This is a predicted structure of a 76-nucleotide RNA (transfer RNA) from a Methanobacteriota archaeon. It matches the Rfam family "tRNA". It is annotated as a transfer RNA. Model confidence (mean pLDDT): 81 of 100.

[in-house]
């Protein structure tokens, strides 16, 4: 300095152009149950990394920036 991969709730995870007012799970808070605490069940809170394009419709397909990764080349 080239190339290739990756970026979704605090944390990890599903999604392969419309069913996303985005899944599950942890995690927070309320309820229920329990002598009490754990456990369990019912609710509820809570993200798409930023800027652009395509397209009627983009988390999802392109380009750029930014952040993580692998790889290779340079090493005076």
């Nucleotide at each position: 300095g080239c190339u290739c991969c990756u970026a979704u709730a605090g944390u990890g995870u599903a999604g392969c152009g419309g069913c996303c007012a985005a899944u599950c799970a942890u995690u927070u808070c309320g309820c229920c149950c329990u002598u009490u605490c754990g456990a369990g069940g019912c609710g509820a809170a809570g993200a798409c990394u930023c800027g652009g394009g395509u397209u009627c419709g983009a988390a999802u397909c392109c380009c750029g920036a930014u952040g993580g990764g692998a790889g290779c080349a340079c090493c005076a």